Overview: Predicted 3D model of a 73-nucleotide RNA (transfer RNA) from Ostreococcus tauri. RNAcentral holds the sequence, with entries from ENA. It matches the Rfam family "tRNA". The family's RNA type in Rfam is transfer RNA. About the family: Transfer RNA (tRNA) molecules are approximately 80 nucleotides in length.
RNA sequence: GGGGACGUACUUCAAUUGGCAGAAUGUAUGCUUUGCACGCAUAAAGUUACCGGUUCAAAUCCGGUCGUCUCCA
Numbered sequence: 001g002g003g004g005a006c007g008u009a010c011u012u013c014a015a016u017u018g019g020c021a022g023a024a025u026g027u028a029u030g031c032u033u034u035g036c037a038c039g040c041a042u043a044a045a046g047u048u049a050c051c052g053g054u055u056c057a058a059a060u061c062c063g064g065u066c067g068u069c070u071c072c073a
Stems, first nucleotide, its partner, number of pairs: 001072007011024003019056001027043005049065005
């Protein structure tokens, strides 16, 4: 320098090929306990990497940029 894959909550990952952004884990509060843990309930946490485009509607489709991994030279 060229090809390919990936980027979504603190973390690990879904979202049925365009139609309400979710689960588990973690965190906080409460209940339970003499206390802790376990268990149960509730809550917070998102510019879906960034900038544009297409569309009534984009995490999803198209172009560009950045980053990570990988292959070739």
The prediction has a mean pLDDT of 81.